[in-house]
RNA sequence: CGAACCCGAACGGGAGAGCGUCCGCGCAGCCGGCGCGGACCGCCGAAGGAGCAAACCCUCCCCAGAGAACCUCUCAGGCGCGACGGACCGUCCGGGCGAG
Numbered sequence: 001c002g003a004a005c006c007c008g009a010a011c012g013g014g015a016g017a018g019c020g021u022c023c024g025c026g027c028a029g030c031c032g033g034c035g036c037g038g039a040c041c042g043c044c045g046a047a048g049g050a051g052c053a054a055a056c057c058c059u060c061c062c063c064a065g066a067g068a069a070c071c072u073c074u075c076a077g078g079c080g081c082g083a084c085g086g087a088c089c090g091u092c093c094g095g096g097c098g099a100g
Stems, first nucleotide, its partner, number of pairs: 001100001005096004010091004018041001020040008042079003048075001049073003056065001
């Protein structure tokens, strides 16, 4: 000087699923609407959380342990458009480790 890998910042991209029913309050006023909140029902899977396959461990096998995800669950979260959020991806910058 510095590959790969890890962490972080900024920027760009970034999905799914309810204009459900009822109740309360407010707005408005001509019976139906709008907003907020709550309960119930239905649904989604990409914050977070939980589960596990192989490797590994066990002298060997089984059991147990260990063990990842965009898989599974749906606790949390979310479900018209938009906004916010968003796993993950890209660019760039900073830091760590450090093959060479």
Model confidence (mean pLDDT): 76 of 100. This is a predicted structure of a 100-nucleotide RNA (Glycine riboswitch aptamer).